[in-house]
RNA sequence: GGGCGAUUAGCUCAGCUGGGAGAGCGGGUGCCUUACAAGCACUAGGUCGGCGGUUCGAUCCCGUCAUCGCCCA
Numbered sequence: 001g002g003g004c005g006a007u008u009a010g011c012u013c014a015g016c017u018g019g020g021a022g023a024g025c026g027g028g029u030g031c032c033u034u035a036c037a038a039g040c041a042c043u044a045g046g047u048c049g050g051c052g053g054u055u056c057g058a059u060c061c062c063g064u065c066a067u068c069g070c071c072c073a
Base pairs, nucleotide, nucleotide: 001072002071003070004069005068006067007066010025011024012023013022019056027043028042029041030040031039049065050064051063052062053061
């Protein structure tokens, strides 16, 4: 230098043909317990990596930049 993949909640990751942003774990509150753990109930937390474009509408499609990983030279 070239190619491919990934980037979504604190962490690990889903997200269907472009229309509702989610799960598990973790956090908080309550119940239970002498107490703790476990369990149960409820709950908070997101510029969907940045910018631009297409579209009535973008996590999703296109361009570009950044970071990480792999391959080629």